[in-house]
């Protein structure tokens, strides 16, 4: 150079022409008010300006707002899960341990299996304090062989986890002793596991000594345990105005309803449900430097390039995850080959 690895950025571009929503301002025409020239309102027209994304998605995590009495306790339930710091968190920032790469860097729901429970397909004799299929070794019988010594087939019993063999995984690994064979049985070393001590660190954890029994396996995104954390519902929440309208029945309720949600407790205190019928079905805030509520954010042409992807707001913030043509900027590795 390449190749790779990481952070950020952009996501057609300009110009005419025409249309669409939202603000401001002007105004023809109608309407209404009245203190009679101002105000207000509608139907247009003019003019200025604004008018979708990095993800508007997914609706996973938090937060705002909001209401449900206070948001109380306490089972249940749900999330989370190596350490420090960001209140919280499935996020962000440092780092620890492991895993994979030659690095750069990437990836890990990564508390606990010596508290119980329980699971491991197939395969295999066996899947946890197991196991005797071949194998090997002892003993008993003793077909049979030999001239004898002796050898020993079949079956039986009992030994044995070194060896074959299945497994993803079979109760450390090498050598020695040892023994009938064999075995941490017993001894060095080596890994591992516990305790316990030093050193370094805020800590996860690292390095080192000593010491044990020799070994004590996996799975907890299986129950569980163990720590942290959480009250629901979500803008169709929720307020504020106009306007209209006719009540009946049944239950429940100071022995305490509703509220309150899976229960209990506690707390409040008068109304509370179903059922038929009647009546509205309107307007403004919440609502936003886009911004509705039938819900705008386009089309056409012409040039020009690298020839256009994945795609559109609907109360708002932040994170996260998911789709995504092509281009750009910096930073960093330095394999193999120039």
């Nucleotide at each position: 150079c390449g190749u790779g690895c990481a952070g950020g950025c952009c996501g057609g571009g300009u110009g005419a022409c025409c249309g669409c929503g939202g603000g401001c301002u002007c105004u023809u025409g109608c309407c209404g008010a009245c203190u009679c020239g101002u105000c207000g309102g509608c139907c247009g027209g003019g003019g200025c300006u604004c008018g979708a994304g990095g993800a508007a998605a997914g609706u996973c995590c938090g937060g705002a707002c909001a209401c449900c009495g206070c948001a109380g306790g306490g089972c249940a339930g749900g999330a989370c899960g190596c350490u420090g710091g960001g209140g919280c968190g499935a996020c962000c920032c440092a780092g620890g341990c492991g895993g994979c790469g030659a690095a750069a860097g990437c990836c890990g729901a990564c508390g606990g299996a010596a508290a119980g429970u329980g699971g491991a397909a197939c395969a295999g004799a066996a899947a946890g304090g197991a196991g005797a299929c071949c194998g090997c070794c002892g003993g008993c019988c003793g077909a049979g062989g030999g001239a004898a010594a002796c050898c020993g087939a079949c079956g039986c019993c009992g030994g044995u986890a070194a060896g074959g063999g299945u497994g993803a995984a079979a109760c450390g690994g090498u050598g020695g002793g040892g023994u009938a064979a064999g075995a941490g049985c017993c001894c060095a070393c080596c890994a591992g596991c516990g305790g316990u001590c030093g050193u370094g660190g805020c800590g996860a954890c690292a390095c080192g000594g000593c010491c044990g029994g020799c070994u004590c396996g996996c799975c907890a995104a299986a129950c569980c345990c163990c720590g942290u954390c959480c009250g629901g519902u979500g803008c169709a929440a929720g307020g504020c105005g106009a306007a209209g309208c006719a009540g009946g029945c049944u239950c429940c309720g100071a022995u305490g309803a509703c509220g309150c949600g899976g229960c209990c407790c506690g707390c409040c205190g008068a109304g509370g449900a179903g059922c038929c019928g009647g009546g509205u079905g309107c307007g403004c805030c919440g609502c936003a430097g886009a911004g509705a509520u039938g819900g705008a954010u386009g089309g056409u042409c012409a040039c020009c390039c690298a020839c256009g992807a994945c795609a559109g707001a609907a109360u708002c913030c932040g994170g996260c995850u998911u789709a995504c043509a092509g281009g750009c900027c910096u930073g960093c590795u330095g394999u193999a080959g120039c």

This is a predicted structure of a 338-nucleotide RNA (Bacterial RNase P class A) from a Gaiellaceae bacterium. The RNAcentral record of the sequence draws on ENA. Its mean pLDDT, the model's own confidence on a scale to 100, is 76. The gene name in the source record is rnpB. Its Rfam family is "Bacterial RNase P class A". From the family's description: Ribonuclease P (RNase P) is a ubiquitous endoribonuclease, found in archaea, bacteria and eukarya as well as chloroplasts and mitochondria.